A computed fold for a 350-nucleotide part of an RNA from a metagenome, annotated as small-subunit ribosomal RNA, central domain. The full RNA is in RNAcentral, with records from SILVA. Rfam family: Bacterial small subunit ribosomal RNA. Gene Ontology terms of the family: ribosome and structural constituent of ribosome.

Context: one part of a larger RNA
RNA sequence: CUGGGCGUAAAGCGCCUGCAGGCGGUCUAGUAAGUGGGACGUGAAAUCUCCUGGCUCAACUGGGAGGGGACGUUCCAUACUGCGAGACUGGAGGGCAGAAGAGGGAAGUGGAAUUCCCGGUGUAGUGGUGAAAUGCGUAGAUAUCGGGAGGAACACCAGUGGCGAAGGCGGCUUCCUGGUCUGUACCUGACGCUAAGAGGCGAAAGCUAGGGGAGCGAACGGGAUUAGAAACCCCGGUAGUCCUAGCCGUAAACGAUGGAUGCUAGGUGUCGGUGGUCCUAACCCCAUCGGCGCCGAAGCUAACGCGUUAAGCAUCCCGCCUGGGGACUACGGCCGCAAGGUUAAAACUC
Numbered sequence: 001c002u003g004g005g006c007g008u009a010a011a012g013c014g015c016c017u018g019c020a021g022g023c024g025g026u027c028u029a030g031u032a033a034g035u036g037g038g039a040c041g042u043g044a045a046a047u048c049u050c051c052u053g054g055c056u057c058a059a060c061u062g063g064g065a066g067g068g069g070a071c072g073u074u075c076c077a078u079a080c081u082g083c084g085a086g087a088c089u090g091g092a093g094g095g096c097a098g099a100a101g102a103g104g105g106a107a108g109u110g111g112a113a114u115u116c117c118c119g120g121u122g123u124a125g126u127g128g129u130g131a132a133a134u135g136c137g138u139a140g141a142u143a144u145c146g147g148g149a150g151g152a153a154c155a156c157c158a159g160u161g162g163c164g165a166a167g168g169c170g171g172c173u174u175c176c177u178g179g180u181c182u183g184u185a186c187c188u189g190a191c192g193c194u195a196a197g198a199g200g201c202g203a204a205a206g207c208u209a210g211g212g213g214a215g216c217g218a219a220c221g222g223g224a225u226u227a228g229a230a231a232c233c234c235c236g237g238u239a240g241u242c243c244u245a246g247c248c249g250u251a252a253a254c255g256a257u258g259g260a261u262g263c264u265a266g267g268u269g270u271c272g273g274u275g276g277u278c279c280u281a282a283c284c285c286c287a288u289c290g291g292c293g294c295c296g297a298a299g300c301u302a303a304c305g306c307g308u309u310a311a312g313c314a315u316c317c318c319g320c321c322u323g324g325g326g327a328c329u330a331c332g333g334c335c336g337c338a339a340g341g342u343u344a345a346a347a348c349u350c
Base pairs, nucleotide, nucleotide: 003322004321005320006319007304008303012318014201015200016199017198021194022193023192025088026087027086028085030083031082033081034080035077036076037075038074039073040072041071042070048066049065050064051063052062053061054060091191092188093187094186095184096183097182098181099180103177104176105175106174107173108172109171110154115149116148117147118146119145120144121143125136126135162169163168206247207246208245209244210243211242215241216240220236221235222234223233258317259316260315261314262313263312266295267294268293269292270291271290272289273288274287275286276285299306300305323350324349325348332343333342334341335340
């Protein structure tokens, strides 16, 4: 080293790109490095096994024989792996013809609503709650009509729906731009899979600078409740929430389920294509490809449940776990303006 595992018991990196590395389709001939076999050499002694001897036996010990991994040289074999060569098209990529979408970025623009301001009507309450009170209102509120300002979010459509690698994405228009699906089988000809390090993306909160600030609203003030009330309820309200540039890098970042490929009953709904059938046409129906759900054969599972979107049957690669607490900690390193993040123990204890 060879073990067993990772949906919920400990355990899948939040997600992606990708260098090294590991692994890799079909056919042909070559080579013979890996691999297999033979021969020779080496494989000290002791140890081990067998035979036999010496101490009264044994342990111990003398002698003889055997065995052994492994290594070297050489010869042979060529199925598999490797290597260099040639070919192929099923993997992968591209072309052409179509399709859907809140995928991303920028600019512009629309209506409803809240708030505030101005004006009109109008008069004593209004608001709020379990009930109240603080609050607002005769300096004219609430209500109602007209006008204006500003910020933020986009009702209905809306879906068990769609898109995206994840985070996430929802009014409308334009511009720039990524990915996906279907059909065709025209081109390339294994160009592939995974991915330690690395790089990038990454909700909310938080941080720096400058703007913005309608509503909401940590902190804070007040009113209630209560034994108390640092809360829940109510009236206010700063940061923040919004924009630009930069940081932070976390989460129950969840499907608590890493990625890729192949194989293994079906039924049903829905979204996007295509073909067929039918027809005037649109549907319906049949088949098929891709997605999103539900139910279930076999199988798996401790059970719950999973079940062609696997947690089934297999292969390849990565990450991770190894009793609870101490400890998502200390120390050190790296990163950060800070908050802190990341990597990560031990004593002790049960």